Transfer RNA from a Bacteroidales bacterium, 74 nucleotides, folded computationally. Rfam family: tRNA. The family's RNA type in Rfam is transfer RNA. Taxonomically the source falls in Bacteroidales (Bacteria, Pseudomonadati, Bacteroidota, Bacteroidia). The RNAcentral record of the sequence draws on ENA and MGnify.
RNA sequence: CGGGGUGUGGCGCAGUUGGCUAGCGUACUUGCAUGGGGUGCAAGGGGUCGGAAGUUCGAGUCUUCUCACCCCGA
Numbered sequence: 001c002g003g004g005g006u007g008u009g010g011c012g013c014a015g016u017u018g019g020c021u022a023g024c025g026u027a028c029u030u031g032c033a034u035g036g037g038g039u040g041c042a043a044g045g046g047g048u049c050g051g052a053a054g055u056u057c058g059a060g061u062c063u064u065c066u067c068a069c070c071c072c073g074a
Stems, first nucleotide, its partner, number of pairs: 001073007010026004019057001028044006050066005
């Protein structure tokens, strides 16, 4: 320098022909059960989807630029 991939709550992931209100596991908080812990059950808070722009009535999802990391080639 060229090609490809990944980037979504603290962490790990899903989200498929653009359309519900962005979900799941785990962690966290509260309550109940226990003498307490662990554990179980119930409820709850937290993300604007790496960043910016564009297309559209509508974008996590399409297009362009850009950043970080990984792989291949030179």